RNA sequence: AGAGUUUGAUCAUGGCUCAGAUUGAACGCUGGCGGCAGGCCUAACACAUGCAAGUCGAGCGCGAAAGGCCUUCGGGCUGAGUAGAGCGGCGGACGGGUGAGUAACGCGUAGGAAUCUACCUGGUAGUGGGGGACAACAUGGUGAAAACCAUGCUAAUACCGCAUACGCCCCGAGGGGGAAAGCGGGGGACCUGAGAGGGCCUCGCGCGAGGGGAGCGGCCGAUGUCGGAUUAGCUAGUAGGUUGGGUAAAGGCUGACCUAGGCGACGAUCCGUAGCUGGUCUGAGAGGAUGAUCAGCCACACUGGGACUGAGACACGGCCCAGACUCCUACGGGAGGCAGCAGUGGGGAAUUUUGGACAAUGGGGGCAACCCUGAUCCAGCCAUGCCGCGUGAGUGAAGAAGGCCUUCGGGUUGUAAAGCUCUUUCGGACGGAACGAAACGGCCGCUGUUAAUACCGGCGGUCACUGACGGUACCGUAAGAAGAAGCACCGGCUAACUACGUGCCAGCAGCCGCGGUAAUACGUAGGGUGCGAGCGUUAAUCGGAAUUACUGGGCGUAAAGCGUGCGCAGGCGGCUCUUUAAGUCAGAUGUGAAAGCCCCGGGCUUAACCUGGGAACUGCGUUUGAAACUGGAGGGCUGGAGUGUGGCAGAGGGAGGUGGAAUUCCACGUGUAGCAGUGAAAUGCGUAGAGAUGUGGAGGAACACCAAUGGCGAAGGCAGCCUCCUGGGCCAGCACUGACGCUCAUGCACGAAAGCGUGGGGAGCAAACAGGAUUAGAUACCCUGGUAGUCCACGCCCUAAACGAUGUCGACUGGUUGUUGGGGAGGGAAACUUCCUUAGUAACGAAGCUAACGCGUGAAGUCGACCGCCUGGGGAGUACGGCCGCAAGGUUAAAACUCAAAGGAAUUGACGGGGACCCGCACAAGCGGUGGAUUAUGUGGAUUAAUUCGAUGCAACGCGAAAAACCUUACCUACCCUUGACAUGUCCGGAAGCCCGAUGAGAGUUGGGUGUGCCCGAAAGGGAGCCGGAACACAGGUGCUGCAUGGCUGUCGUCAGCCCGUGUCGUGAGAUGUUGGGUUAAGUCCCGCAACGAGCGCAACCCUUGUCAUUAAUUGCCAUCAUUUAGUUGGGCACUUUAAUGAGACUGCCGGUGACAAACCGGAGGAAGGUGGGGAUGACGUCAAGUCCUCAUGGCCCUUAUGGGUAGGGCUUCACACGUAAUACAAUGGCGCAUACAGAGGGCUGCGAAGCGGCGACGCGGAGCCAAUCCCAGAAAGUGCGUCGUAGUCCGGAUUGUUCUCUGCAACUCGAGAGCAUGAAGUCGGAAUCGCUAGUAAUCGCGGAUCAGCAUGUCGCGGUGAAUACGUUCCCGGGUCUUGUACACACCGCCCGUCACACCAUGGGAGUGGGUUUCACCAGAAGUGGGUAGCCUAACCUGCAAAGGAGGGCGCUUACCACGGUGGGAUUCAUGACUGGGGUGAAGUCGGAACAAGGU
Repeated sequence: AGAGUUUGAUCAUGGCUCAGAUUGAACGCUGGCGGCAGGCCUAACACAUGCAAGUCGAGCGCGAAAGGCCUUCGGGCUGAGUAGAGCGGCGGACGGGUGAGUAACGCGUAGGAAUCUACCUGGUAGUGGGGGACAACAUGGUGAAAACCAUGCUAAUACCGCAUACGCCCCGAGGGGGAAAGCGGGGGACCUGAGAGGGCCUCGCGCGAGGGGAGCGGCCGAUGUCGGAUUAGCUAGUAGGUUGGGUAAAGGCUGACCUAGGCGACGAUCCGUAGCUGGUCUGAGAGGAUGAUCAGCCACACUGGGACUGAGACACGGCCCAGACUCCUACGGGAGGCAGCAGUGGGGAAUUUUGGACAAUGGGGGCAACCCUGAUCCAGCCAUGCCGCGUGAGUGAAGAAGGCCUUCGGGUUGUAAAGCUCUUUCGGACGGAACGAAACGGCCGCUGUUAAUACCGGCGGUCACUGACGGUACCGUAAGAAGAAGCACCGGCUAACUACGUGCCAGCAGCCGCGGUAAUACGUAGGGUGCGAGCGUUAAUCGGAAUUACUGGGCGUAAAGCGUGCGCAGGCGGCUCUUUAAGUCAGAUGUGAAAGCCCCGGGCUUAACCUGGGAACUGCGUUUGAAACUGGAGGGCUGGAGUGUGGCAGAGGGAGGUGGAAUUCCACGUGUAGCAGUGAAAUGCGUAGAGAUGUGGAGGAACACCAAUGGCGAAGGCAGCCUCCUGGGCCAGCACUGACGCUCAUGCACGAAAGCGUGGGGAGCAAACAGGAUUAGAUACCCUGGUAGUCCACGCCCUAAACGAUGUCGACUGGUUGUUGGGGAGGGAAACUUCCUUAGUAACGAAGCUAACGCGUGAAGUCGACCGCCUGGGGAGUACGGCCGCAAGGUUAAAACUCAAAGGAAUUGACGGGGACCCGCACAAGCGGUGGAUUAUGUGGAUUAAUUCGAUGCAACGCGAAAAACCUUACCUACCCUUGACAUGUCCGGAAGCCCGAUGAGAGUUGGGUGUGCCCGAAAGGGAGCCGGAACACAGGUGCUGCAUGGCUGUCGUCAGCCCGUGUCGUGAGAUGUUGGGUUAAGUCCCGCAACGAGCGCAACCCUUGUCAUUAAUUGCCAUCAUUUAGUUGGGCACUUUAAUGAGACUGCCGGUGACAAACCGGAGGAAGGUGGGGAUGACGUCAAGUCCUCAUGGCCCUUAUGGGUAGGGCUUCACACGUAAUACAAUGGCGCAUACAGAGGGCUGCGAAGCGGCGACGCGGAGCCAAUCCCAGAAAGUGCGUCGUAGUCCGGAUUGUUCUCUGCAACUCGAGAGCAUGAAGUCGGAAUCGCUAGUAAUCGCGGAUCAGCAUGUCGCGGUGAAUACGUUCCCGGGUCUUGUACACACCGCCCGUCACACCAUGGGAGUGGGUUUCACCAGAAGUGGGUAGCCUAACCUGCAAAGGAGGGCGCUUACCACGGUGGGAUUCAUGACUGGGGUGAAGUCGGAACAAGGU
């Protein structure tokens, strides 16, 4: 620091996802040790049990027991004034827990004044003298218990007067009021007392009063502190005052009265959520998230209310009441509150021991010893985290074995192991053994106090005691490699690859995506990579994400400028002078707790951890200063803005009037059969007179030409002409005001069309509607009609692709050209023209900007001010709520759920019922066919034991197959073989071969006979080859996959195209070149050009054919000379021909056109003329085209069979359908007779002559020929003559019968041919469709391959031999350029909506059930305050007493009030028959809306 993912590729936009760090975590697999931390995030759910707050006998009165001793057995002494409870004091308001509530003065920060304070501390002055009770206790009683009642006794540091009271409090300033408590230690003299003792003195601890301090609290204003405006208004003690009350204290804190205020867009109120902070996590930072452990503050203690006590509480382990729950009960009543520490149940993915100790630190009480302390210190459990250590080290190649892979050679695991040599941390065993401990206490010394050497305190010395952890840390000893490695991943991102299994299954997956028979993506294994006592997964936060942008983004087309203006608040604001000091800057100072982070040290063997110091805490306050800038105040200025003056243009707005053309209608005239309409028609109108035409009239709406890229307006928008009223703009020069300005949330106004309301109007047009067409349908497009509406007035609606898809204002930054309005200058007699300037409006373009397209002084450039808006697609501009509206609807505006994209610009293709140009038997023009018939043949289908397999639009279908009776043959049935019919290797035997039997359908099985070769060697023997046998490696497979492949082939297409290097342009994909102007059959050539060259294609080179020459001359030829029946023979090679080599044609020449080119047109010459004709030759690529059955080949499969052999059958079936052919339907013909002329081929298992036989197929025959020699071999159409006369025929020949022939082991299934007989369909073929442009079509025959035999097929050959092409509009295919595109599997594309089915979330919904909250009313526990006539009453007062008073208590009552009740409202959640749309889903249905002009 980035990466993956939208595309065929590209750039940018934009979301999703990943790599990092972190956690109080959980889960899965695994697990050696130690240190340090942490450990109910959920149910503030309920809790059994134990413990968590007591202490003081030096405040007080009582006062046991066990045990021991004694005893007169009553008891006494001791224990012991001990335990214990009680009165009393202090403490239970701290410590500990939790985070429910709380959006608040709750918390943070910095301040303030009006306040209290037990214990502590320094100081002042005191502590005198009396009185009356109540517990405990005793007696009696009630009760199950808890507990209570009555009577009686008693003490105090408990309670109450009195005295005193400087200071204190009150005050009317005279005065009035108000206190205490004692206890303990020690003591010389003196006093008192019978004594005990007391006084007295002193010390200590206390007590009361008042004033200080410190520390802790209480209170107040400022400021900061989450989300929602689909919460916009809230508020009656409310805001303030006066006067009472109340509090420790200011205060509506509270009562009465008065005033009517107070808060709020700088967000009140309401709703939701939440303890706040130091900090923690992350981040470069700014930020974002968070608030466990530790620390500060707050709140709470079963839920709600309340007060009491007290210095302090409205009190976690106190009280009262109400409620819910639990427990006890004798049913009458009682008890309880773990959010203390452990622990239990429950909830949950999930969180520990009912441990030890007060040894340390701290707290409470106490003079102290000491007691208490689940605070705390320790231990236990848990890999929950962080940190450290270990699981060994060295050597060791035969690179062991085993595993895995393999191209079978090897590679890898791997120095890894084994082996050898060492070490011993940790763990286990044994032994030793801490620090944490110092105080308190005893003694001694000094010292303070004092009368005092007592007592008490301080300091020093000394002595002894105290350890939960724990026999722990640590140290030592011996033994022994001994006890100690896993987890995840390996397609890309992302480090790491192979094999097998599986076969869109099972499964994986963070995103993209893997899996349909060769999966580096699933599962397993081997190997590898990463981390390591852990590793992965899940959840969560930050980061990456500049993806909310303060740092640091955007808005023409990607999401995004409000439809437009005016304008309050707000924000921002020209030049200059003076002043101020709010902002700003600087210095000083206070604070910013500690801990944490950072730096430097120190302590644990290191680290984590702990610890000392520093820095930092970016903040806030106080104060001093500066005065540039911003702000405030005051003065001035004219440049911004405005006013006046003079002009100018204009469809700017409103109102009134008026004009002509046209449409329609009405009336009348003329006039007759159509008009109208369309692609074509029909509906419609018209003989009751239309349309057409003429005249007149009515009425409404809109204003041709001018007219424009024009003008005006804020936008919407505005158009005949005239008048009136009115807004704005521009120009010119001068004068004036003096910043008056810009922008603008809320607000106000305007706002096309359609629509709505009321009333008019209504010619044309025209939703709806009707009819006619079109169509598969046609609720459309087209046509005929036609109502709202369109028009006017008034009132609403308030939206548009309201667009320049571009907010307003201002400043700055090269130009050119046009045009509108104004002004100035020059020229000209004028018309006019040139230049300058200003305000608009257009085109092109510098720089710059932009993803690109493009924008470019009218910016989308460079800046400033202000406003609006955006944050992935869909759901959705939808739902709900609010506001507006008569309604339609508008505005504001979500969520659940779902996808990994959606979208922009540009590129290359492909496509278009887009355009331009061009070509092709593509159409057209012609000729002949196919489609109808019969037959042949192939295919589909059906059938079958099998009908083997493949080929399937063009580009399968007389195709593979250039020959299925057996064979072929792959198929079926039956019978056989198993190292095999075939190959290689090993062993054994034998030569091979030939002949004869038996048996069987045959393959085969079985028996007999004969017979030895070649090479080496003297021989024995060996070798090669062949045959037979044995066992094993293996053979074999026309079995599967052509979608694993090679090779070969088809097709587009013999179309003219397809690429590259360098350069240039572009961010890039790419472009350029290859486009353009011409031309060509051609990317053929020329010219031009940021291109210049080159390659594969084209063309040419090759074959053949057409002309000539040369050479050659047999088997060919024959002009001349002989000769013959005959080129037969001699002779000849001139000719023809043959076959070799050459020549020839190149737009070379002439004329014209063209651009002086390329080239084209015409002509000459020439056998041939513009590629002469034909062939071979097939660019880059496309179709996963065809072929695993030609061959080759990976993988898979079969192995006594899917291999091999044999016989028979099948491939030849047959209701039918299609393709390709043959033959016909006839007279341009059939038949008969006669007769002429080819080319190219083939021939020894061959072609086979003559001759003879047969009606014929054919047979006999065998000459000649290994071929320019002989044979096949008669060419046929043609020509001549004759006949037939338009008929199912003298056409046509299928079919069938019968007799034959040939081939062949064999013609039954199933060959070909011949003779005779038979004589079917068919009379030129529907829709549709094929071939062909010249020696072509058509027509006629001939030959070859295959082949024993079998051609209508196929491949060749020649004979005869046409017609037509105006032309490129249309159909098909192709090429080039261009254009549009939402296509790229590329139009056989993409894609929309309803319906049907399944699932999901959601809205409405008669309602139903909860929660929260509010208003009104009822009610009113406990308690507090007030009142009080009933009852009770020790201390004080009066009084001799009785009694009375003051005061108090109970009761009653009243105010407030919790729970509760009734009714109404608001809000929220859940649920609901039915219902609405939405989303997703594999193949469903119907159409075909969009993307091309998408066919309107």
A computed fold for a 1496-nucleotide RNA from a metagenome, annotated as small-subunit ribosomal RNA.
Its Rfam family is "Bacterial small subunit ribosomal RNA". Its family is annotated with ribosome and structural constituent of ribosome in the Gene Ontology.
The RNAcentral record of the sequence draws on SILVA.
Its mean pLDDT, the model's own confidence on a scale to 100, is 86.